[in-house]
Order: sequence, then structure tokens, then C1' cells
RNA sequence: CACCAAUGAGGCGAUGAGGUUCGCCUGAACCGCCGCCCUCAGCGGCUGAUGACCUCUACCAAGAA
Repeated sequence: CACCAAUGAGGCGAUGAGGUUCGCCUGAACCGCCGCCCUCAGCGGCUGAUGACCUCUACCAAGAA
């Protein structure tokens, strides 16, 4: 220096936070969808604060006071 194993810890799951839970990753997991375009690239459009559940915050729509 490289490789392997074990242990401990951590990270990630298209926009924030907390709790629970599931899955994935060990320098990777992860980095949404649709249309145009032969493909890529590029351009345009759309949904959602969750991987899932609950709560809070932010945003959006409608109604009431």
C1' cells in the first nucleotide's frame, strides 16, 4: 500500500423536522414522471414536503368567521 474477515458506528430511499417501521449501501446506496426527438443529448409540461404510517412546519385549492 492492497485485499479479506470481524466488530463498532454511520449513511441512503426526487423538497424540511420528530417518532415508528421496512428496504438498501460500506464509498456506495440515492438523484421523479410525461411529451417532442431514431437513440443520446436537448427542449417543454406535470405530481409530491412520507420508502410507508402518524404528527409539526412550509406551500397550494376551496369554504367559513

Predicted 3D model of a 65-nucleotide RNA (Fluoride riboswitch aptamer (crcB RNA motif)) from a Chloroflexota bacterium. Its mean pLDDT, the model's own confidence on a scale to 100, is 76. NCBI's taxonomy places the organism under Bacteria, Bacillati, Chloroflexota. The sequence was found by an Rfam model in a public genome assembly.